[in-house]
Molecule: transfer RNA
Organism: Candidatus Microgenomatia bacterium
RNA sequence: GGGCCGUUAGCUCAAUUGGCAGAGCGUCGCAUUUGCACUGCGAAGGUCAGGAGUUCGACCCUCCUACGGUCCA
Numbered sequence: 001g002g003g004c005c006g007u008u009a010g011c012u013c014a015a016u017u018g019g020c021a022g023a024g025c026g027u028c029g030c031a032u033u034u035g036c037a038c039u040g041c042g043a044a045g046g047u048c049a050g051g052a053g054u055u056c057g058a059c060c061c062u063c064c065u066a067c068g069g070u071c072c073a
Base pairs, nucleotide, nucleotide: 001072002071003070004069005068006067007066010025011024012023013022019056027043028042029041030040031039049065050064051063052062053061
């Protein structure tokens, strides 16, 4: 220098053919307990890496950039 893959909640990761962004763990509250833990119920938490384009509509398609991984030179 070039090819490919990845970037979504605090962490690990989903999201079908372009149509309201979710799960587990964690955090907080309530119930339960003498108390804690476990368990059950509920809640908060998101610039979908950044920008531009296409579209009525983009996590999703196209282009550029950044970061990480991997391969080639």